[in-house]
Context: one part of a larger RNA
Molecule: small-subunit ribosomal RNA, 5' domain
Organism: uncultured bacterium
RNA sequence: GAUGAACGCUGGCGGCGUGCCUAACACAUGCAAGUCGAACGGGGCGUGCCCAUGGAAACCCUCCGGGGCGGAAAUGGGCGCUGCCUAGUGGCGGACGGGUGAGUAACGCGUGGGCAACCUGCCCUGCACUGGGGGACAACAGCCGGAAACGGCUGCUAAUACCGCAUGGCCUUCCGCGCCCCGCAUGGGGCGGGAGGGAAAGCUCCGGCGGUGCAGGAUGGGCCCGCGUCUGAUUAGCUUGUUGGCGGGGCAACGGCCCACCAAGGCGACGAUCAGUAGCCGGCCUGAGAGGGUGGGCGGCCACAUUGGGACUGAGACACGGCCCAGACUCCUACGGGAGGCAGCAGUGGGGGAUAUUGCACAAUGGGGGGAACCCUGAUGCAGCGACGCCGCGUGGGCGAUGGAGUACUCCGGUAUGUAAAGCCCUAUCAGUAGGGAAGAAAAUGACGGUACCUGACUAAGAAGCCCCGGCUAAAUACGUGCCAGCAGCCGCGGUAAUACGUAUGGGGCAAGCGUUAUCC
Numbered sequence: 001g002a003u004g005a006a007c008g009c010u011g012g013c014g015g016c017g018u019g020c021c022u023a024a025c026a027c028a029u030g031c032a033a034g035u036c037g038a039a040c041g042g043g044g045c046g047u048g049c050c051c052a053u054g055g056a057a058a059c060c061c062u063c064c065g066g067g068g069c070g071g072a073a074a075u076g077g078g079c080g081c082u083g084c085c086u087a088g089u090g091g092c093g094g095a096c097g098g099g100u101g102a103g104u105a106a107c108g109c110g111u112g113g114g115c116a117a118c119c120u121g122c123c124c125u126g127c128a129c130u131g132g133g134g135g136a137c138a139a140c141a142g143c144c145g146g147a148a149a150c151g152g153c154u155g156c157u158a159a160u161a162c163c164g165c166a167u168g169g170c171c172u173u174c175c176g177c178g179c180c181c182c183g184c185a186u187g188g189g190g191c192g193g194g195a196g197g198g199a200a201a202g203c204u205c206c207g208g209c210g211g212u213g214c215a216g217g218a219u220g221g222g223c224c225c226g227c228g229u230c231u232g233a234u235u236a237g238c239u240u241g242u243u244g245g246c247g248g249g250g251c252a253a254c255g256g257c258c259c260a261c262c263a264a265g266g267c268g269a270c271g272a273u274c275a276g277u278a279g280c281c282g283g284c285c286u287g288a289g290a291g292g293g294u295g296g297g298c299g300g301c302c303a304c305a306u307u308g309g310g311a312c313u314g315a316g317a318c319a320c321g322g323c324c325c326a327g328a329c330u331c332c333u334a335c336g337g338g339a340g341g342c343a344g345c346a347g348u349g350g351g352g353g354a355u356a357u358u359g360c361a362c363a364a365u366g367g368g369g370g371g372a373a374c375c376c377u378g379a380u381g382c383a384g385c386g387a388c389g390c391c392g393c394g395u396g397g398g399c400g401a402u403g404g405a406g407u408a409c410u411c412c413g414g415u416a417u418g419u420a421a422a423g424c425c426c427u428a429u430c431a432g433u434a435g436g437g438a439a440g441a442a443a444a445u446g447a448c449g450g451u452a453c454c455u456g457a458c459u460a461a462g463a464a465g466c467c468c469c470g471g472c473u474a475a476a477u478a479c480g481u482g483c484c485a486g487c488a489g490c491c492g493c494g495g496u497a498a499u500a501c502g503u504a505u506g507g508g509g510c511a512a513g514c515g516u517u518a519u520c521c
Stems, first nucleotide, its partner, number of pairs: 001520003005517005012393006018386002020351001025349003029346003034092003039089002042086004046081008059068003099304003108229008118221002123217008131165001133163002140155006170198006177192006202209002230276003237267003242264004247259003279301004283294004306327005329340004357383001359382003365379001366377004396426004406417004430462001433456004440448001465510005470491003476505005486493002
C1' cells in the first nucleotide's frame, strides 16, 4: 500500500459499488418456464333464431265460484354466430437465461494453428416442389382396481400426430464406369452414363403464416496438434487395450473409442508413476521494473446439480426445477405401496470471527411462445438492510482580552487551556418543513417515485470521535502504584520521585471514522 474482511470504541448525510471466504450441510413455505384455439377433436360459458314442456303480467267478461284472451320466466332439444375459457392430442421452448467450485494437474484452461475427418433447430439468400391415399391413439363414454400416487379393459374420434404410394433436375450408395481439373499423404472437385433407395401439411381475418428437398451464408458447437500451466525423489521405475498393425463395429466425425486376430511394444532423471494441493484465464494487489501474490465482483471457457450409474427424446443433453436403476436421508400410508431433491430468488435451522428482504415491477433492456393482441420471465430494472469499500459534503463564518469562570501545573509571582467560550453581527450546505416536479417512452404504457431536481419560509440550531505522546516516531507534566497492578511491534518499561503501568491536564495524528487482528506484496 491492499482486502468479499472480522473485532473494539464511536457514528450526521448522499452517490456509486459490494455483501456465506465456513457445512458441494440439511431444508418448512411461496415464487423462479412456459406459450400457441390462426395445427386438432371435444367440453363449458355467452349470444341469435326455431320447436317442445310450461303457463306469469297486462287486458276482457263475471251470477264473485270463476272463465276467456295472452304468451313472459324457467327447463330441454335443434340450427347458427362469433366472443371467451380450457383438460387432452400436436408444435416450439424447457440444452438459453440463473447458481455453485465439489471434482479436475487435464488439450481442462491460455495462446497459435489444423479438420481433404465433422454437425448446426430458429435466421438470411438462391433453385425446385407442395400430388394422391390409409390405419390408429388420447380426450370422451361405459365398466373395473387402488387409502393414495396412479392404473386396467371395452368402444368412438380429429389433426401441421403416425404410415404406405407417386414425382424428384437434388441427395445418397454402388459401378475396380468414362473424361477433365486440382492438391497437403490417405485424397478433393466438376461433367456424363447406368442400377438401387429416399420428400412434403396444412391453417387463414385472404393480407399472409407455414411444409419438403438441395446448395450457399451466418451463428453456435465437435475433434486434433505445437507451446505454456503448483509442490514433493524421505515417490524411480510405470503400463496388458497397455504400444503398434490388419480387418471390422460404432460415431456427425478421426481415433485402441470398442471388438477379433497378429507383433512386443509404449512412457521415464528434459522427472514417468505415485502422493499432496488447486477450477483456468481476461484481470486484480504490490513493485521503478523484473518479479512475487491472487483469481471475490464483472466478462470468457470448463465442470457439477443429494451420491453413483444409465440411456430416452431431440438440431442440440446423457439434461439443476425430465426419465430409469441403485445408495443414504426426509415425508405420507389403510402397511399393500407411494412422494421428494434451493450449488435458482427470498427465507429457516446448523456451522462460523462473519455476510442482507420470505420486498416492488415487467415501465426499460433482453429471452421463450404467438400472425397479433398478449402471456410467461426471482434474467433484469429498482427498492430494503450493513461505515463493508471508494468518493463527495457537513457538524458553521466574522469580530471579540476585562485574557472571566472552571481545570491542570507552579519557583505562588504566575503559566497553560485560549479568540477558545460568553457577547455582537452574518450565513443556511446537509437534515427538518411547505409548494412545484422530471428525463428515463418512439402515439399509448413508469416499478423506481411525489424520487432526483427547483423554489419559499425557518432556527447555529439536530450532527465528533478514535488512537497515540521512552527511542524507532510527530506529541510531556502532575498524581497514584511500588518487579505489584500492568504495558509491549522491536529494543524494552515497573523493585518509592516511572515523560514507557493507571488517571488527569496538556499535546500530536487521523477523522465519520479511528485503532487492533488476519493475509499478500